[in-house]
Predicted 3D model of a 135-nucleotide part of an RNA (small-subunit ribosomal RNA, 3' minor domain) from a Candidatus Moraniibacteriota bacterium. The prediction has a mean pLDDT of 81. It matches the Rfam family "Bacterial small subunit ribosomal RNA". The sequence was found in a public genome assembly.
Context: one part of a larger RNA
């Protein structure tokens, strides 16, 4: 490498991440109850000089069950968006006044890019013309 420029958005294709999604499948901690091993304790019997073993009752109680959550990971049909990618399609929106000045906020509307309307900003070119200052 400078208008044979630079751009913008749909679509096609191919990869990725993350999210949503009827459910599903597991991990962790806790709560509620229910159920209670072992073991000491505490009552009573009985014993006995006092006690121990030894019988019966109680609370706590480890793992277990139920049953409603909390969290957290794994999968999930399906739709929508996002990134990336030589190159491919459709158009030409934007950049010059980009060929209809662009930008903003809002409505409608349209393969797309964007188009009308409406209100606002100059981050518009042109200063030819009117008005006003200044020299």
């Nucleotide at each position: 490498c400078a208008c044979c420029g630079c751009c913008c958005g749909u679509c096609a294709c191919a990869c990725c991440a993350a999210g949503a999604g009827a459910g599903c499948c597991g991990g962790c901690a806790a709560u509620a109850c229910c159920a209670g091993a072992a073991g000491g304790c505490c009552c009573c019997g009985g014993g006995u000089a006092a006690a121990a073993g030894c019988g019966g009752g109680g609370a706590c109680g480890a793992c277990g069950g139920u049953a409603g959550g909390g969290u957290u990971g794994g999968u999930g049909a399906u739709a929508a968006g996002g990134g990336u990618g030589a190159a491919g399609u459709c158009g030409u929106a934007a950049c010059a006044a980009g060929g209809c000045a662009u930008c903003c906020g809002u409505a409608g509307c349209g393969g797309a890019a964007g188009c009308u309307g409406u209100g606002g900003a100059u981050g518009a070119a042109u200063c030819a013309c009117c008005u006003c200052c200044u020299u």